[in-house]
RNA sequence: CGAGCCGAGCGGGCGGUCGCGGGUUGUGUACAUACACGACGCGAGGAACGUCCGGACUCCACAGAGCAGGGUGGUUGUUAACGGCAACCCAGGGUGACCUGCGGGAAAGUGCCACAGAAAACAGACCGCCCCCGGCUUCGGCCGGUGGUAAGGGUGAAACGGUGGUGUAAGAGACCACCAGCGGCGAGGGUGACUUCAUCGGCUUGGUAAACCCCACCCGGAGCAAGAUCGAAAGGCGGCGUGUCUUCGGAUAUGCUGCUGUGCAGGCGAUUGAGGGCUGCUCGCCCGAGUCUGCGGGUAGAUCGCUAGAGGCUGUCGGCAACGGCAGGCGUAGAUGGAUGGCCGCCCAUCGGGACCGCCGCAAGGCACCCGGGGACAGAAUCCGGCGUAAAGCUCGACUCGUCCG
Numbered sequence: 001c002g003a004g005c006c007g008a009g010c011g012g013g014c015g016g017u018c019g020c021g022g023g024u025u026g027u028g029u030a031c032a033u034a035c036a037c038g039a040c041g042c043g044a045g046g047a048a049c050g051u052c053c054g055g056a057c058u059c060c061a062c063a064g065a066g067c068a069g070g071g072u073g074g075u076u077g078u079u080a081a082c083g084g085c086a087a088c089c090c091a092g093g094g095u096g097a098c099c100u101g102c103g104g105g106a107a108a109g110u111g112c113c114a115c116a117g118a119a120a121a122c123a124g125a126c127c128g129c130c131c132c133c134g135g136c137u138u139c140g141g142c143c144g145g146u147g148g149u150a151a152g153g154g155u156g157a158a159a160c161g162g163u164g165g166u167g168u169a170a171g172a173g174a175c176c177a178c179c180a181g182c183g184g185c186g187a188g189g190g191u192g193a194c195u196u197c198a199u200c201g202g203c204u205u206g207g208u209a210a211a212c213c214c215c216a217c218c219c220g221g222a223g224c225a226a227g228a229u230c231g232a233a234a235g236g237c238g239g240c241g242u243g244u245c246u247u248c249g250g251a252u253a254u255g256c257u258g259c260u261g262u263g264c265a266g267g268c269g270a271u272u273g274a275g276g277g278c279u280g281c282u283c284g285c286c287c288g289a290g291u292c293u294g295c296g297g298g299u300a301g302a303u304c305g306c307u308a309g310a311g312g313c314u315g316u317c318g319g320c321a322a323c324g325g326c327a328g329g330c331g332u333a334g335a336u337g338g339a340u341g342g343c344c345g346c347c348c349a350u351c352g353g354g355a356c357c358g359c360c361g362c363a364a365g366g367c368a369c370c371c372g373g374g375g376a377c378a379g380a381a382u383c384c385g386g387c388g389u390a391a392a393g394c395u396c397g398a399c400u401c402g403u404c405c406g
Stems, first nucleotide, its partner, number of pairs: 001402004006397005012347007020043002023040007045377001049388002052386005057223004064283004069219005074088005089103001090101004104214002109212002111208003126153002128149003132145005161179006180204001182201003186197004227304004235260011262296007275287004311330001313328006350373005358367003
């Protein structure tokens, strides 16, 4: 200098002016806690997106068992937890830095492996090779049959270990040497998954579970439209006051007020349990005096939940790291038809072009100067930890390989 591989970060800043939302506070009006004006300070993200996981929180609910269903799948660590993250092991790819993995089981069972091929799981003889018998012969051989064979050739992604030899009629782990695989005993390293060495043995039976399945471990459900409080309406039951009527018991109209909470019809039920809950089913348990169905009516409001959190920042210690401990200080949106925007100016980072030898430098190049451009993906709605996806333009760092110079 070039090429690559891995990780982290930015993605606008400042000032002025006008306008929004919350909070704190002051003044004024009002007394219903609402309105107006002012001051101070705060006000979208690295993903707020996807809704793919895990939780906090709320309710079922005092909370069980089984089946179904779902999830995960090497080891260790970390975390509130996770299917996350870190480190390592094994397998595969790459010269390498590094990258990838639906990583337990094919000897429990079932299924599948097209076409080709003799044959695709305890398979198989197409071309072959060999012994024997018979026939023909131009004496080189050829044809047929019984039997042996799976070493050679062919097919295929894959053919029941590989190479070399002994042996045989021809062959074959039939036997031998070395190797691969599998299994056993032993020694060393590691928390472990595993790994290194040595030795012995039978010779040796594909792939696929990201097919069904088996094994091991884990899992209540629903969700802020969760849920809580207040209020309102139709109707009902009372109390008090007033008016009218009265058979003096009361009736009726109206005002105020308390409690409750809808009209009609039908079914079932009232402890011999209707109906409901445990959000798939069964058992079991619990609530229970009114409930269920059909046709109608009324309400849809206000407040809380709502932002102080498994919070973030700085320093330090432990740890390879993820992460954890300790100390210090910080207060950083909370909307509800849904706020953070518009304008002006100056800059910063950046892209293209120009110009210049003004500064640095041997050079390459950089700084300074001028003109022009441009800002991606995208918008909170209970909150948090992850994962996935999108992304104009950039910045920094570590490592690997190649070339050149010293």